[in-house]
RNA sequence: GCUGGAAUGGCCAAGUGGUAAGGCGUCGCACUCGUACGUCGUACGAUAUGCGAAGAUCCUGAGUUCAAUCCUCAGUUUCAGCU
Numbered sequence: 001g002c003u004g005g006a007a008u009g010g011c012c013a014a015g016u017g018g019u020a021a022g023g024c025g026u027c028g029c030a031c032u033c034g035u036a037c038g039u040c041g042u043a044c045g046a047u048a049u050g051c052g053a054a055g056a057u058c059c060u061g062a063g064u065u066c067a068a069u070c071c072u073c074a075g076u077u078u079c080a081g082c083u
Base pairs, nucleotide, nucleotide: 001082002081003080004079005078006077007076010024011023012022018066026053027052028051029050030049032046033045034044035043036042037041059075060074061073062072063071
C1' cells in the first nucleotide's frame, strides 16, 4: 500500500429498511435470615428466588429514502490476510 471482518446501555450480545430483544450488573419491592429496641412491630444490614424500574444521539460525518442500527460514500479505532 491492497483486501476482508468488527464497533449496538457499565459489560456481553440479538436485530440488517418501519417505534432496539435477551443475559450479567445497578436500583426498588416482596419473601427469608441476622442484629438492636422487653413482645407486637419498627429500624438497619444481608438475601437464593420472584416481581418491577432506570440505563443505548446503534463509532463519526455526509448522502439515498416518506422512513436508516440496517443501503451508499468518506473517515476513526481495532482484528485478520496479502504485498
The RNA shown here (transfer RNA) has 83 nucleotides and comes from Alternaria metachromatica. Taxonomically the source falls in Alternaria sect. Infectoriae (Eukaryota, Dikarya, Pezizomycotina, leotiomyceta). Its Rfam family is "tRNA". Gene Ontology term of the family: triplet codon-amino acid adaptor activity. The sequence is in RNAcentral, with records from ENA. The coordinates come from a structure-prediction model, not an experiment, and the mean pLDDT is 82.